About this RNA: A computed fold for a 72-nucleotide RNA from Ipomoea nil, annotated as transfer RNA. Its mean pLDDT, the model's own confidence on a scale to 100, is 82. Rfam family: tRNA. By type it is a transfer RNA.
RNA sequence: GCUUCUAUAGCAUAGUGGUAGUGUGUUUGCUUCGUAAGCAAAAGGUCACGAGUUCAAUCCUCGUUGGAAGCU
Numbered sequence: 001g002c003u004u005c006u007a008u009a010g011c012a013u014a015g016u017g018g019u020a021g022u023g024u025g026u027u028u029g030c031u032u033c034g035u036a037a038g039c040a041a042a043a044g045g046u047c048a049c050g051a052g053u054u055c056a057a058u059c060c061u062c063g064u065u066g067g068a069a070g071c072u
Base pairs, nucleotide, nucleotide: 001071002070003069004068005067006066007065010024011023012022013021018055026042027041028040029039030038048064049063050062051061052060
């Protein structure tokens, strides 16, 4: 220099055009003499950034940035 993959909640990870989920963690409550475990609820996301296509974009297209792998 070229090619490919990847970016979603504190962490990990689903979601192939129509209200963004799960596990874990955090907070609160129930239970217990108390703790742990268990159960219930809640909070927490400008879906990396910019532009385009579309009635509608986490999803499709282009570019930028960060990360990973390969070729030279």